[in-house]
RNA sequence: GCAGUUAUAGUACAGUCUGGUUAGUACUCGUGCUUGCCAAGUACGUGACCCGGGUUCAAAUCCCGGUAACUGCACCA
Numbered sequence: 001g002c003a004g005u006u007a008u009a010g011u012a013c014a015g016u017c018u019g020g021u022u023a024g025u026a027c028u029c030g031u032g033c034u035u036g037c038c039a040a041g042u043a044c045g046u047g048a049c050c051c052g053g054g055u056u057c058a059a060a061u062c063c064c065g066g067u068a069a070c071u072g073c074a075c076c077a
Stems, first nucleotide, its partner, number of pairs: 001073007010027004020057001029045005050066005
């Protein structure tokens, strides 16, 4: 340099293909209940779509560009 894959909450993932209700699950965190205490359990709550643009009534999802990580190939005078 070329190609491919990936980017969603503090962490790990689903959802993207096939656009449409308030973006979901587990753990973490906070509060209450439970318990003599802790742990465990249980109820509720907080918190996220990598950046910019386009298409559309409507974009996490489709299209274009960029950024970052990983993998492969090429180059290495």